[in-house]
Context: one part of a larger RNA
RNA sequence: UGACGGGGGCCCGCACAAGCAGCGGAGCGUGUGGUUUAAUUCGAUGCAACGCGAAGAACCUUACCCAGGUUUGACAUGCACGUGGUACUGAGCUGAAAGGCGAGGGACCCGCAAGGGAGCGUGCACAGGUGCUGCAUGGCUGUCGUCAGCUCGUGCCGUGAGGUGUUGGGUUAAGUCCCGCAACGAGCGCAACCCCUGCUGCCAGUUACGAAGUCUGGCGGGACCGCCGGGACCAACCCGGUGGAAGGUGGGGAUGACGUCAAGUCAGCAUGGCCCUUACGUCUGGGGCUACACACACGCUACAAUGGUCAGGACAAAGGGAAGCGAAAGGGCGACCUGAAGCCAAUCCCGACAAACCUGGCCCCAGUUCGGAUCGGAGGCUGCAACUCGCCUCCGUGAAGUCGGAGUUGCUAGUAACCGCCGGACAGCACACGGCGGUGAAUACGUUCCCGGGCCUUGUACA
Numbered sequence: 001u002g003a004c005g006g007g008g009g010c011c012c013g014c015a016c017a018a019g020c021a022g023c024g025g026a027g028c029g030u031g032u033g034g035u036u037u038a039a040u041u042c043g044a045u046g047c048a049a050c051g052c053g054a055a056g057a058a059c060c061u062u063a064c065c066c067a068g069g070u071u072u073g074a075c076a077u078g079c080a081c082g083u084g085g086u087a088c089u090g091a092g093c094u095g096a097a098a099g100g101c102g103a104g105g106g107a108c109c110c111g112c113a114a115g116g117g118a119g120c121g122u123g124c125a126c127a128g129g130u131g132c133u134g135c136a137u138g139g140c141u142g143u144c145g146u147c148a149g150c151u152c153g154u155g156c157c158g159u160g161a162g163g164u165g166u167u168g169g170g171u172u173a174a175g176u177c178c179c180g181c182a183a184c185g186a187g188c189g190c191a192a193c194c195c196c197u198g199c200u201g202c203c204a205g206u207u208a209c210g211a212a213g214u215c216u217g218g219c220g221g222g223a224c225c226g227c228c229g230g231g232a233c234c235a236a237c238c239c240g241g242u243g244g245a246a247g248g249u250g251g252g253g254a255u256g257a258c259g260u261c262a263a264g265u266c267a268g269c270a271u272g273g274c275c276c277u278u279a280c281g282u283c284u285g286g287g288g289c290u291a292c293a294c295a296c297a298c299g300c301u302a303c304a305a306u307g308g309u310c311a312g313g314a315c316a317a318a319g320g321g322a323a324g325c326g327a328a329a330g331g332g333c334g335a336c337c338u339g340a341a342g343c344c345a346a347u348c349c350c351g352a353c354a355a356a357c358c359u360g361g362c363c364c365c366a367g368u369u370c371g372g373a374u375c376g377g378a379g380g381c382u383g384c385a386a387c388u389c390g391c392c393u394c395c396g397u398g399a400a401g402u403c404g405g406a407g408u409u410g411c412u413a414g415u416a417a418c419c420g421c422c423g424g425a426c427a428g429c430a431c432a433c434g435g436c437g438g439u440g441a442a443u444a445c446g447u448u449c450c451c452g453g454g455c456c457u458u459g460u461a462c463a
Base pairs, nucleotide, nucleotide: 001463002462003460004459005458007457008456009455010454011453012452013451015447016446019411020410021409022408023407026301027300028299029298030297031296032295033294034292035291042053043052064287065286066285067284068283069282070281073126077125078124079123080122081121082120083119088105089104092101093100094099108117109116110115128276129275131274132273133272137270138269139265140264141263142261144259149188150187151186152185153184154183155164156163157162168179169178170177194253195252196251197250199221200220201219202218203217204216205215224247227241228240229239230238231237303404307363308362309361310360311359312358313357320350321349324343325342329338330337331336370401375396376395377394378393379392380391381390417439418438419437420436421435422434423433
């Protein structure tokens, strides 16, 4: 000087408390450990691994296993030689395919026609490696932490490490600002400048001829403790009020200082070194990544009456659409099929009926008209192909489950909770992820305690 303390003081954070909904029990989905396996590819491992890389594992992907091929190679560049019936195409045979054999057809560019080039073949240099090392690295990322800190120049103090500034008194979300002070200034951070949202004006647009309004886009206005009262050292600032769509950083996002964890990633990419080069490269078929006595993590659906079911009725936002979205109409109980109109799409065409909600009927507390797992059967769709191993529909079957031990998570307002809708990747596949709107709470006395953090101080046999 730091770090640490079951030392002290001050102060924050859904940290506790006060509340609401959960998880932990059940079934299922997904991930992981373990076990199994020919293989169950690899990585991630307290917070900060475990719906994580994976924004899509039937083949492909694919890195794993088995089997069959191949060796200048699936891909790049260069050199040498060869090649004119060569490149290219390719009947047929074999094979699971890759591959192998191969009848037949059959070129191009330059050219003083000898040759050269492209292509192909052979050979050599080399390619190739998701092989190892994230303890050799770049880049990127997580985390403490959106925490309020981390430093520098000059000066001053100290033999020196170093201190001062940055401490102190107030104040703030903030090293924010004020006052004081051997310090005076400055930088990276904070804040502001950026985006979305709430109010308003103007301009333009708006498939209804126009206007208003709504809406879309652009440019402005508006909020600054500005005004009033009180408090404060009459400083920073704090409390209350007026006006206002909005207050005291309005709400949300983007933005992550010096650094820490030899944190993560050699499998995104790049890259040093090491290793393999008829194989640790590469091609193909099939299998596996989907196994299953178990254990954990994150979710979905429930255990019902604030409900289930049937019928009728209402209201969104955001986003997507040409190898696409696909209407009407018709068929089918249905998934879906036929069909083709319209739309290159602010608003116009389509997906597209939002659902919870409202009104009415039934159910009458029961393992039930709750719950839907599991299994049998029949179908539909995508795709070369759904056996291993997809999704959906219909009929039948109807399991566990009656609110969950110790423990544990999220959330302070348009939030939690509940409800549906869309998107990406994608042929197909969502209970995941990212967004969107609808309905819409409870509680916060307080900072003693648990966890994490900031500042000052104290102790130390630690660095």
Record summary
A computed fold for a 463-nucleotide part of an RNA from a metagenome, annotated as small-subunit ribosomal RNA, 3' major domain. The prediction has a mean pLDDT of 86.